Context: one part of a larger RNA
RNA sequence: GCCGGCGAGUUGUAAGUCCCUGGCGGGUUAAGCCGGAAAUGGCGAAGCCAUAGGGAAACCGAGUCUGAACAGGGCGUUGGUCAGGGCUUACAGACCCGAACCCGGGUGAUCUAACCAUGAGCAGGAUGAAGCUUGGGUGACACCAAGUGGAGGUCCGAACCGACCGAUGUUGAAAAAUCGGCGGAUGACUUGUGGUUAGGGGUGAAAUGCCAAUCGAACCCGGAGCUAGCUGGUUCUCCCCGAAAUGCGUUGAGGCGCAGCGGCUACCGUACCGGUUGGGGGUAGAGCACUGUUUCGGUGCGGGCGGCGAGAGCUGUACCAAAUCGAGGCAAACUCCGAAUACCAGCCGUUGAGGUAGCUAGUGAGACGGUGGGGGAUAAGCUUCAUCGUCGAGAGGGAAACAGCCCAGACCACCAGCUAAGGUCCCCAAAUCAUGGCUAAGUGGCAAAGGAGGUGGGGGUGCUCAGACAACCAGGAGGUUGGCCUAGAAGCAGCCAUCCUUAAAAGAGUGCGUAAUAGCUCACUGGUCAAGCGCUCCUGCGCCGAAAAUGAACGGGACUAAGCCAUGUACCGAAGCUGUGGACAGGCGACUGUGGUAGGGGAGCGUUCUGAGCGGGGUGAAGCAUCAGCGUAAGCAGGUGUGGACUGCUCAGAAGUGAGAAUGCCGGC
Numbered sequence: 001g002c003c004g005g006c007g008a009g010u011u012g013u014a015a016g017u018c019c020c021u022g023g024c025g026g027g028u029u030a031a032g033c034c035g036g037a038a039a040u041g042g043c044g045a046a047g048c049c050a051u052a053g054g055g056a057a058a059c060c061g062a063g064u065c066u067g068a069a070c071a072g073g074g075c076g077u078u079g080g081u082c083a084g085g086g087c088u089u090a091c092a093g094a095c096c097c098g099a100a101c102c103c104g105g106g107u108g109a110u111c112u113a114a115c116c117a118u119g120a121g122c123a124g125g126a127u128g129a130a131g132c133u134u135g136g137g138u139g140a141c142a143c144c145a146a147g148u149g150g151a152g153g154u155c156c157g158a159a160c161c162g163a164c165c166g167a168u169g170u171u172g173a174a175a176a177a178u179c180g181g182c183g184g185a186u187g188a189c190u191u192g193u194g195g196u197u198a199g200g201g202g203u204g205a206a207a208u209g210c211c212a213a214u215c216g217a218a219c220c221c222g223g224a225g226c227u228a229g230c231u232g233g234u235u236c237u238c239c240c241c242g243a244a245a246u247g248c249g250u251u252g253a254g255g256c257g258c259a260g261c262g263g264c265u266a267c268c269g270u271a272c273c274g275g276u277u278g279g280g281g282g283u284a285g286a287g288c289a290c291u292g293u294u295u296c297g298g299u300g301c302g303g304g305c306g307g308c309g310a311g312a313g314c315u316g317u318a319c320c321a322a323a324u325c326g327a328g329g330c331a332a333a334c335u336c337c338g339a340a341u342a343c344c345a346g347c348c349g350u351u352g353a354g355g356u357a358g359c360u361a362g363u364g365a366g367a368c369g370g371u372g373g374g375g376g377a378u379a380a381g382c383u384u385c386a387u388c389g390u391c392g393a394g395a396g397g398g399a400a401a402c403a404g405c406c407c408a409g410a411c412c413a414c415c416a417g418c419u420a421a422g423g424u425c426c427c428c429a430a431a432u433c434a435u436g437g438c439u440a441a442g443u444g445g446c447a448a449a450g451g452a453g454g455u456g457g458g459g460g461u462g463c464u465c466a467g468a469c470a471a472c473c474a475g476g477a478g479g480u481u482g483g484c485c486u487a488g489a490a491g492c493a494g495c496c497a498u499c500c501u502u503a504a505a506a507g508a509g510u511g512c513g514u515a516a517u518a519g520c521u522c523a524c525u526g527g528u529c530a531a532g533c534g535c536u537c538c539u540g541c542g543c544c545g546a547a548a549a550u551g552a553a554c555g556g557g558a559c560u561a562a563g564c565c566a567u568g569u570a571c572c573g574a575a576g577c578u579g580u581g582g583a584c585a586g587g588c589g590a591c592u593g594u595g596g597u598a599g600g601g602g603a604g605c606g607u608u609c610u611g612a613g614c615g616g617g618g619u620g621a622a623g624c625a626u627c628a629g630c631g632u633a634a635g636c637a638g639g640u641g642u643g644g645a646c647u648g649c650u651c652a653g654a655a656g657u658g659a660g661a662a663u664g665c666c667g668g669c
Stems, first nucleotide, its partner, number of pairs: 001669006011092006018086007026049003032043003053060002063075004095233002098230001102223006113197009122187001124156003127152001131148006160184003164181005199215001201211003208217001236604006246259005260363002262360007273349007285337001286335002291331003295327005302320002304317005366391010396407003411582004416578003422572003425557003431569001433568006444559001450544002454541010471528005477501003482496003507522001511520002583594004605658001607655010623642005629636002
């Protein structure tokens, strides 16, 4: 891992304006007693509920209380009880499995820690303390030297004890080792045997270490089925309905309580939606009349600065600037204004919706999308509200693939039809459809500011056969090198001025150039040529801008239409709609309905046992295998073989009643 078996809402007591069934019509007994082998039968109204309520009470009474009230209002007048069953709740282990822990009583120091008693062990080598002896030395000591001596938590190094490094090992040879190196090795050394200390206790040269492979509190049994707002699991079928992920509170936030939303039962009856009529509003927008904010201009209180004056004061100002005027803006906490929607009410229309009561759930982590806002950065598959949708709990078609987007809500069957979104060259069902345009970029088939004689359409304006625009030929001069400045400044460093003449035209000079000149060129003019040429605005489709990490941004092939815009016709296309047949539910019927998680309700199938009735069985029961049938399903009959002794149906009843999951349990492989 697979297969088989086992494996989870039970039982007792009590409760409910609850539901169903039955007895009685008032219901019913409890303890106890009698009888009986027992099952159970009989007796037993004490008590309980009901039979009248209202009031604090006196009290009154189908009424009563309040009250001055014959007013109004409150509570009543409307219905039992006992038992069995169902649902739910409470208390119990209370659907099942699962802690870590806490407490009690015991068992452990054969491991290990420390200690006690009694034993044992430490090859060999090195170093050479004190003391002593002799000699020297001294007045005597001290002291010096040699010898002797053999001290030491001394040195090197086996046994022994340890465990610093590396490798191997890591389903090991081993639940801590092996190999090669390593530390101590006469000591606070090591070790044998016997003994002592015990669980909030011991022991500890102290690491929360060790106390039998277990230690921030050992192990065993018990309290104990501890508790678990947590995780996992919870077993047959079909039919009907069908949620929530919100509000408030919470030592509350992944839990609860109440409300909201579901189901069932009963009763009442038209909500919603659409139309119409009538309402209030202060949002969007807009505006600046208020509150604020804000730019420019005019006037300019007041101030600054300057002048005059001894002062008072007068006066100037291209500075600041109140207020006011004109022009132009901004605002969630501004409004002189002010929608659309939404909301409320009346009426009408469609319509078993909605409401109330009782009983009883789940939900209280939501997700994305559109719209209106807040937070954030007008970031996030971000976060938080409001509102709608979808998913959640929704299959089908489209979007290549893709819960939340678009279309559309699946009772079942059909080798029938029509459509939606989206499509119609091939993959791939259907137009290589029609008409008119656009695009040349594979744009289409990712992107911005910005850039550009890309190209189509439209508007405005200027020049033009008295010849425009472009090109080519020619001229482009003189005063003069204008003045200043400068080393120089001659059209062309800079400053000032920018005139006059000759002319068809020619600037005191557009650019290049020189040290400065020179030179080239332009403006401007004539000629050649011959018909359109400039500038500007709006707009369609394109171009550049365009670099990312495996090779990848039309689904692919491929496409110049099979791209884009506009118009039109046809077709394809879904579980939508229709057709035909069928099932079930509701309804008298016409007809309508039947997606579904949590969850509620209903109807059934099957298993074991019991009672009653009816059966079957050695002429072959159950079980098993196989064949072939029936039923909407759970399932149910039959034939054959095997098997060799029990077993079925109907109606009731009672449950150890249905397995795929629980890192489930046991067994097998």
Model confidence (mean pLDDT): 85 of 100. The part of an RNA shown here (large-subunit ribosomal RNA, domain II) has 669 nucleotides and comes from Gloeomargarita sp. SKYB120. Lineage of the source: Bacteria > Bacillati > Cyanophyceae > Gloeomargaritaceae > Gloeomargarita. The full RNA is in RNAcentral, with records from ENA.